[in-house]
The RNA shown here (c-di-GMP-I riboswitch aptamer) has 88 nucleotides and comes from a Clostridia bacterium. It was read from a public genome assembly, where an Rfam model found it. Model confidence (mean pLDDT): 81 of 100. Taxonomically the source falls in Clostridia (Bacteria, Bacillati, Bacillota).
RNA sequence: CCCCAUAUUUGGCAAACCUGUUGAAAAGCAGGGACGCAAAGCCGCGGGUCUAAAGCAGCUAAAAAGCCAGGACAGCCAGGCUGCAUAU
Numbered sequence: 001c002c003c004c005a006u007a008u009u010u011g012g013c014a015a016a017c018c019u020g021u022u023g024a025a026a027a028g029c030a031g032g033g034a035c036g037c038a039a040a041g042c043c044g045c046g047g048g049u050c051u052a053a054a055g056c057a058g059c060u061a062a063a064a065a066g067c068c069a070g071g072a073c074a075g076c077c078a079g080g081c082u083g084c085a086u087a088u
C1' cells in the first nucleotide's frame, strides 16, 4: 500500500405513521418523522413477492369473484459495480 473479517469514531441513509402530490392499484416523489442499516449507495432479461388497468375468460339486467405484467418492490434473497476515518 492492497484485500478480507470484526469492532468502533465522525458522519451518512431513513421504516412505520402523518401531510401534499402522481398512479387503476401496488407503489413512487416532496416535507415532517426514526424502526433499523457497515453498503438501507447504484444496477430490475437470476429467483421471489405485491398490484391487476388494458386484455382473456365467465356470469349477469349490470356487476362481483377468476387468469395474466408490459406495472411495482434494490429496506426479500442472490449477483455485479463503486465507497468509507481508526483499531485488531
Base pairs, nucleotide, nucleotide: 005088006087007086008085012037013036017032018031019030020029021028022027035075041081042080043079046077047076048073049072050071055067056066